[in-house]
RNA sequence: AACUUAUCAAGAAAGACCGAGGGAAUGGGCCCGAUGACGUCUUAGCAACCUUGAAAAACUUGGUGCUAACUCCCAUCUCGGAUAUUGCCGGGAGAAGAUAAGUG
Numbered sequence: 001a002a003c004u005u006a007u008c009a010a011g012a013a014a015g016a017c018c019g020a021g022g023g024a025a026u027g028g029g030c031c032c033g034a035u036g037a038c039g040u041c042u043u044a045g046c047a048a049c050c051u052u053g054a055a056a057a058a059c060u061u062g063g064u065g066c067u068a069a070c071u072c073c074c075a076u077c078u079c080g081g082a083u084a085u086u087g088c089c090g091g092g093a094g095a096a097g098a099u100a101a102g103u104g
Stems, first nucleotide, its partner, number of pairs: 002103007013043005021032003026075004044067003048064003053059001071096001076093006
């Protein structure tokens, strides 16, 4: 890398450095960004999984993770409504992605 399972409507900052793009892929939107985004480091915080302690809840030790916008929205299938060509609205499922644990 791959496979399996679970979750994804909530939550959570600041400083320094860097210097132009960034928000997973493709397309269409819409947003963030020299009032310095993104990224890296430090500290702080949040709390999804595993883990230590713990009778349970709660709390706690440690490991990864996370800290703009529903996984930022939509695109595949399906059900219902509206419309009466498409377009639109709502629900469900799937695919893909992210995170954790396990297998390997």